The prediction has a mean pLDDT of 82. A computed fold for a 1521-nucleotide RNA from an uncultured prokaryote, annotated as small-subunit ribosomal RNA. The sequence is in RNAcentral, with records from ENA. Its Rfam family is "Bacterial small subunit ribosomal RNA".
């Protein structure tokens, strides 16, 4: 790095999948070992149980018991001592605000980053400075009394303190006054006292007045921890500011303490934090309010990057502690393991009242696919407390579970086959597991036994001792340091040895293609398989299972998810005429973007420095665990953020100028631009009146309609309303929409010359305002003609259409509305640039003496062609779709949908903005080849036409279906099955059905073993095969045995059983039509095209010409058979003209071979010859001549394919099935059945006929198992008989129709002969089902055939006989053969088949295609919906808990004042009132969820009506009613 899927096929676009990589996973199967990591992501659900913050007797009162001693002792017990410097509990002090968990809430100054505080606090800790004086009154433990179940509380006495108070002192602080000095952006902020010393340097100016503390303990008496107040500092907080920070516009407006401003109040501290009063302000399209989600970052994972997607674990911050709401102590909480209230929810209760919060660490329930031990220890870090030992420490550190993730290791290694087990596969030969095993050598890592055995410890105490500090002092006492002691939960663990012994250790997925890996077997669109594409309906590399492969390995797949391929939202890096996609079109605001010269300035930019970007992480290095994974060390980075200071080309900003952009201004020019007034004529129509009569109109064709009450037509007259022929033209104008008689007025724009003027005045354009066709609404007019609806005839299967008579809204105008169109050039504007040729339409110039036309040049509009370019490609191509600049719109699969819901506009229709669930593997553009069209053009066929004769209607043959049937055997189904396989079923054929029978078999080979012929012949049984009996009965030999046969057995044998869609072979058919490819070149990104198309020609891709084509094959054509003429060899069996013989007659016979004739050869015809058309051509026509003329006739001969066409039952074959039967043999039915349908056919209906008589001409061909003559007998089939023929000889063999006579005469007949009777022949083993004939006898249908249909163009059709295979016999079938012998063809317009070309084309299984809906079934899940239910926030009002404050304070009150006392005073407390105020209640309404009659939509096999795509049969579609 790409790859699969849209097609027949190709290019494109375009979405879908998959290869990668990750996970706090989870499920399947499998599981040895260690080692670092990690592990309740759902239920911020609900919790039993134990632990998680206690400490301090060196602050204070008090002060126990067990137990040991020990004494007494009434043995009950009781005092001492010690336990004790204790426990427990109290009062004080600190800490409990750390430390752990959580991620509910929070879109926030909450977070991150980078400032600010002159607007601020800090317990403990550091440093300086100054002090710690006197005094007093309580109180809890306790005693004692009450209540209470409890929880806990009351009352009355005693006491202490480092707990409480009040005096003093007050350097400093604080207020208060009023100055100096010096700084800052403002408020305002520092600072102001006394002497000197090196340092720096001078001088020198601050009073005054109120106020504010403190506490001790130990002590070796040295101190030491503490306390009080100031001042710094460190550390931690607080508050404010830039700037970042997710979606939704279907949230567009929001805000009243709300913005500010004056004073007060509050807090450490600013501030509407809060109050009163005053102004009316503040946010917001750079997204305010509002809804949704959602802790934030360091970082993690993807990714070439630039990004996208995450916030578990470790790190920093916020939040948060059952929910809500509050406030106290404190430096610090509004406080997770405090407390006050309120709700829920749970426990205890004696019913009165009480108690509780694992989102600490385990552990339990719940849901759930899921997630651990109710360990160990403070040994190490690391906190609290304490002078300190030390105590607590679920923080930690260590074990435990889980293959959950990463990393290591192992499950052995070397040798072992020419010959190779099972298994598997096979083409049977042999391959393949497979050196693989076995067997042998060796090794022992892990796992096992047993032995050794760390590191992690470093402190602290003590004790010693140095060296310093204090000090008189070497004691003490401190502080450093050395030694020694002392402490390990892990754990007897790591790690080392030793011994045994390959010993105890391999699975998982996958093998159609992407994607490494291939066979058998079962299976039969079943079973299932699947990530897309898609496999599976008898030969499955894709289901299942075996074999082998592949790929990974203690793991391997499967789901989930995220990135990432996907440039598939494109910044890097997309687009938009036809795939999604340019708003209908203007004016124009904000906003964006801007000409040309010059200066200022430094925002953008650029450079560099500083500060910052925590640590981990990530990388690069080194270095520790044997190695990795892990971990430790330095380093880089961290691409940001702030600040300094430079640069000044670009861009912003200030400024000053220019004129080419734009605009004005003079002069001309065209033109259905616009609005309004008037005015014309030509035509429909209606009305009047003349003339005229029987129709008119309309259509394919007709009828509704109009008309004798006078239509239609023609005249004349008249009345209305629309639209304006013809000029008219890819001709003009307008910004689109659009404008078209004619004048006249008023008005937009545009062009084109002059170079006068302004001096960038610009271009674009979200929101805005406007204009916008046609239908439509509203209201008022109008209505002629046309015409939605509606109506009626029509036509149809049906016609709610097309067509046709009629007709109302509506078209017309006037005011308003609506805003939409395929509103298209399917192309947004706007400026520059980049070959050119030709048309046209306005204007100028230039040459010319003047006009005119012509030429030439420039500008502007409109159009065709084209180069370069661009495009997938058609195509654009100076009017770009082409190169660039800029601004705006808009697009991201199909379908659901421009749909639903909400907003916005509308009178309504209805528009505009505009989803989603849910389904697909597509949708879709362009082009290529074909097919195909009720598309065109050329052509050809007996295609139609034109003609003859027939089917189809009758009997009756003959196949076919259907039925019947034991069986009615298969097989063939438009054309191209159906008198077809069958050229011939009574048995047999025979493959069917009954029934009797056989099992190496009716047939082939082999190989043991054993017997002998076998065969024939006879008798017996039977229906027969068969069986049994008897007679007869071999060969060669080297004697081992062969041939040959019959028995046993074993291999096989044998199937007309399936599959013709597994196949060969043959055949059918388009189609004897003229076509169907290649190779080389050449065009095209490519299929593909060219060639083969084109002008002509032909029967033909037949031939000529022309051409990016040149060439070739396979077909055409000729060569081949036969025929039609002649010639020439040959003359028997033919043949007879001459001669001769001979007969009743005859080539009968001699001869002959001249004709016929046979059968060999050769000649001929080739458009050669003439004319004429034709391109000088190839051809065509039309003559000559010739037997025959333009392939003479006929026949053989079938390209490349096409119909999965037909045929396993002709053969031949893979596969699968049967094997005492699906083989084999027999005997009898059976294929011949019959209510009927259909094919294909004979034969009739008659006079161009029938019968009778008579009488003439064939060509082909068969005959030895045979054809058979003469001749005889029969009415006849035939018999008898046999002569002659192995065949130019003899036989079948009579040709028939024809043609002469003769009868019938129009009729169911003297036509027709069906079917029936009786009688016969013939084959044949046998004619009963079931043969052909024959005589006699019967005499049916039927009188030319409906709808529709077939063959035939000349020796054809029709006729008309004849012969031949097959075959014992049987032909109306078939192949053949001759005999008689016409008609018609104007033409190609239709039908139906084909050939070229071309055009459409949404079809490619190719029109027997392919599609759309609506209705009926059926499945899915969504969506909407009158309502209903529940949430949640917010408003408004009631009520108002606990609690700050603020007023009270009549009741109680120890310090302190007065007072001798009583007492009073200050101050304080219950209590009471007000403000605020949580949960509550209530009200009207948003917003979200579940329901919901119904509806909408989607998918599926198929049903029904219709219908798009071809000119789809009415051209298709767009808006609208």
């Nucleotide at each position: 790095a790409g790859a699969g899927u849209u097609u027949g096929a190709u290019c494109c676009u375009g979405g879908c999948u998959c290869a990668g990589a990750a996970c706090g996973a989870a499920c399947g199967u499998u599981g040895g070992c260690g080692g670092c990591g990690u592990g309740g992501u759902u239920u911020a659900g609900g919790c039993a149980u134990g632990c998680a913050a206690g400490u301090c007797g060196u602050g204070c009162g008090a002060g126990a018991a067990a137990g040991c001693a020990u004494c007494c002792u009434u043995c009950g017990g009781g005092g001492u001592g010690u336990g004790a410097u204790u426990a427990a509990a109290g009062c004080g002090g600190c800490g409990a605000a750390c430390u752990g968990g959580u991620g509910a809430g929070u879109a926030a100054c909450g977070g991150g980053u980078g400032g600010g505080c002159a607007a601020c606090g800090u317990g403990c800790c550091c440093u300086g400075g100054a002090g710690u004086g006197u005094g007093g009154a309580a109180u809890a433990a306790c005693u004692u009394c009450g209540a209470g179940a409890a929880a806990u509380c009351g009352g009355a006495g005693c006491u202490a303190a480092u707990a409480c108070c009040g005096c003093a002192u007050a350097u400093c602080g604080c207020c208060g006054c009023u100055g100096g000095g010096u700084c800052g952006c403002a408020u305002g902020g520092c600072u102001c006292u006394u002497g000197u010393u090196u340092c720096g340097a001078c001088a020198u100016c601050g009073a005054c007045g109120g106020u504010u503390a403190a506490a001790g303990a130990c002590u070796u008496c040295g101190g030491u921890c503490g306390c009080u107040c100031c001042a710094g500092g460190a550390u931690c907080g607080g508050c404010c500011c830039g700037u970042c920070u997710c979606c939704g516009a279907u949230u567009a407006g929001c805000u009243u303490g709300u913005u500010g401003g004056u004073g007060a109040g509050g807090u450490a501290a600013u501030g509407g934090c809060u109050c009163a009063c005053c102004a009316a302000g503040g946010c917001a399209a750079c997204u305010a309010u509002c809804g949704g989600u959602a802790g934030c970052u360091g970082g993690u994972c993807u990714g070439a990057g630039a990004g996208g997607a995450u916030g578990g674990u470790c790190a920093g911050c916020c939040a948060c502690a059952c929910u809500g709401g509050g406030a106290c102590u404190g430096a610090g909480a509004u406080a997770c393991g405090g407390c006050c209230c309120a709700g829920a929810c749970u426990c205890c209760u004696a019913c009165g009242g009480g108690g509780g919060g694992c989102a600490g660490c385990a552990g339990u329930c719940u849901a759930g696919a899921g997630g651990c031990u109710u360990c160990g220890g403070c040994a190490a870090u690391g906190g609290a407390g304490g002078a300190a030992a030390c105590u607590c420490u679920g923080a930690c550190c260590g074990a435990g579970c889980g293959a959950c993730g990463c990393c290591g290791c192992g499950u052995g290694c070397g040798g072992g086959a020419u010959c190779g087990a099972a298994g598997c596969c096979u083409u049977c030969g042999g391959g393949u597991c497979g050196u693989a095993a076995a067997c042998u050598c060796c090794u022992u890592u892990u796992g096992g036994u047993a032995g050794g055995g760390a590191a992690g410890a470093a402190c602290c105490u003590u004790c010693a001792u140095u060296u310093g500090g204090u000090u008189a002092a070497u004691a003490c006492c401190c502080a450093a340091g050395u030694g020694a002691u002392u402490u390990g939960a892990c754990g007897g663990u790591a790690c080392c040895u030793a011994c045994a012994g390959a010993a105890g250790a391999a699975g998982c997925a996958c093998c159609g293609g992407c994607u490494a890996a291939c066979u058998c077997c079962g299976u039969g669109c079943c079973a299932g398989c699947a990530g897309c594409c898609g496999c599976g309906g008898u030969a499955a590399u894709a289901c299942g299972g075996g074999g082998g492969g592949u790929g990974c390995g203690a793991a391997c797949g499967u789901u989930g998810u995220u990135c990432g391929g996907a440039a598939u939202c494109a910044c890097u890096g997309g687009g938009c005429g036809u795939a999604a996609a340019g708003a209908g079109c203007g004016c124009g605001u904000a906003g964006g973007c801007g000409g040309c010269c010059a200066g200022g300035u430094a925002a953008g930019u650029g450079a560099g420095g500083u500060g910052u970007g925590a640590a981990a992480u990530c990388c690069a290095u080194c270095g520790g665990c044997u190695c990795a994974a892990c971990c430790g060390g330095u380093g880089a980075a961290c691409u940001g953020c702030a600040u300094c200071u430079c640069a000044u080309a670009c861009u912003g900003u200030c400024u000053g100028g220019c004129u080419u952009g734009a605009g004005g201004g003079c002069a001309g020019c065209a033109g259905a631009g616009g609005a309004a007034a008037c005015g014309g004529g030509a035509a429909u129509u209606c009305c009047c009146g003349g003339u005229g009569u029987a129709g008119c109109g309309g259509u394919g064709a007709a009828a509704u309609g109009c008309g004798u009450a006078g239509a239609u037509a023609u005249c004349g007259g008249g009345a209305g309303g629309a639209a304006c022929a013809c000029c008219a033209g890819u001709g003009g104008c307008g910004a689109a929409g659009g404008c078209g008689c004619g004048u006249u007025u008023c008005u937009g724009g545009g062009c084109u010359g002059c170079a006068u003027c302004u001096g960038a005045c610009g271009c674009u354009a979200a929101g805005g305002c406007g204009c916008g066709a046609a239908a439509g609404c509203u209201g008022g007019g109008g209505g002629a003609g046309c015409a939605a609806a509606c109506a009626g005839g029509a036509u149809u299967a049906g016609a709610u259409a097309c067509c046709c008579u009629g007709g109302u809204a509506g078209u017309c105008c006037c005011a308003g509305c609506c805003g939409u169109a395929a509103a298209c050039g399917g192309u947004g504007g706007a400026c520059a640039c980049u070959a050119g040729g030709u048309g046209u339409a306005g204007g100028a110039g230039g040459u010319a003496c003047c006009g005119a036309c012509c030429c030439c040049u420039c500008c502007u509009g409109u159009g065709c062609c084209g180069u370069a370019g661009c495009u997938a490609a058609c195509g654009c191509a100076u009017u770009a779709a082409g190169u660039g600049u800029c601004c705006c719109g808009c697009c991201u699969g199909g379908g659901g949908a421009g749909u639903a819901c909400g907003g916005c506009c509308g009178c309504a229709a209805g528009g505009u903005u505009g989803a989603a669930a849910c389904u697909c593997a597509a949708a879709g553009g362009a082009a290529u080849u074909g097919a195909c069209g009720g598309g065109g053009g050329c052509c050809c066929g007996c295609a139609c036409a034109a003609g003859c004769g027939g089917u189809g209607g009758a009997g009756c043959a003959u196949g076919u279906g259907g039925u019947u049937u034991a069986a009615u055997u298969c097989g063939a189904c438009g054309c191209a099955a159906c008198g077809c396989g069958a050229a011939g079923a009574a048995c047999c054929u025979u493959a069917c059905c009954g029934g009797g029978g056989c099992u190496u078999g009716a047939c082939a080979u082999g190989c043991a073993c054993u017997g002998g012929a076998c065969a024939g012949g006879u008798g017996u049984g039977g229906a027969a095969a068969c069986a049994c009996a008897c007679c007869c009965u071999u060969c060669c030999u080297u004697c081992g045995g062969g041939a040959c046969c019959g028995g046993u057995g074993c291999a096989c044998a044998g199937g007309u059983g399936c599959u013709g869609c597994a196949u060969g072979g043959c055949u059918g058919u388009c189609g004897u039509c003229a076509g169907c490819u290649c190779g080389u070149g050449u065009c095209g990104u490519g299929a593909g095209a060219u060639g083969u198309u084109g002008g002509g020609u032909u029967a033909a891709g037949u031939c000529c010409c022309g051409c990016a084509a040149c060439g070739a094959g396979c077909g055409c054509a000729a060569c081949c058979c036969u025929u039609g003429u002649u010639c020439u060899u040959a003359g028997u069996u033919g043949c007879u003209a001459c001669c001769g013989a001979g007969u009743a007659a005859a080539g009968u016979c001699g001869a002959g071979c001249a004709c016929u004739c046979u059968a060999g050869g050769a000649a001929g015809a080739c458009u050669g010859c003439c004319g004429g058309u034709g391109a000088c051509a190839a051809a065509c026509c039309g003559g000559a001549g010739g037997a025959a003329g333009g392939u003479g006739g006929g026949g053989a001969u079938g390209a490349c394919g096409u119909c999965a066409a037909g045929u396993c039952c002709u053969c031949a074959u893979g596969g699968c099935c049967c094997u005492u039967a699906c083989g084999c043999c027999c005997c009898g039915g059976g294929c011949u059945a019959c209510a009927c349908a259909c094919g294909u056919g004979c034969u009739a209906c008659a006079a161009u006929g029938g019968c009778c008589g008579g009488c003439a001409c064939a060509a082909a061909g068969g005959g030895u198992u045979g054809c058979a003559a003469u001749a005889c007998c029969g009415c006849g089939a035939g018999g008898u008989g046999g002569a002659g023929c192995u065949a130019a000889u003899c036989c079948c063999a009579a040709a028939a129709a024809a043609c002469c006579g003769g009868u019938c005469u129009c009729a169911g007949u003297u036509c027709g002969g069906a079917u029936u009777g009786c009688a016969g022949u013939c084959u044949g083993c046998a004619a009963c089902u079931c043969g052909a004939c024959u005589g006699c006898a019967u005499g049916a249908a039927g009188g030319c055939g409906g709808a529709a249909u077939c063959g035939c163009u000349a020796g054809u059709a029709a006729u008309c006989g004849c012969g031949a295979a097959u075959c014992a016999g049987c032909a109306g079938g078939u192949c053949g053969c001759g005999g008689u012998g016409a008609a018609u063809a104007c033409g190609u317009u239709c039908c139906c088949g084909g050939g070229c070309c071309u055009u459409g084309u949404a079809c490619a299984c190719a029109c027997c295609g392919c599609c759309c809906g609506u209705c009926a079934a059926g499945c899915c899940a969504c969506g909407a919906a009158a309502g209903u239910u529940g949430g949640c926030a917010g408003u408004g009002c009631c009520c108002g808990a606990a609690g700050u404050c603020g007023c009270u304070g009549u009741g109680c009150u120890a310090a302190c004042c007065c007072g001798a006392a009583a007492g009073g005073g200050a101050g304080g407390c219950a209590g009471g009132c007000g403000c605020c105020g949580a949960a509550g209640g209530u009200a009207a309404g948003a917003c979200c969820a579940g329901u919901g009659a119904u509806u909408g939509g989607g998918c599926u096999a198929a049903g029904u009506c219709g219908u798009a795509c071809a000119a789809g049969g009415u051209a298709a579609c767009c808006g609208u009613a």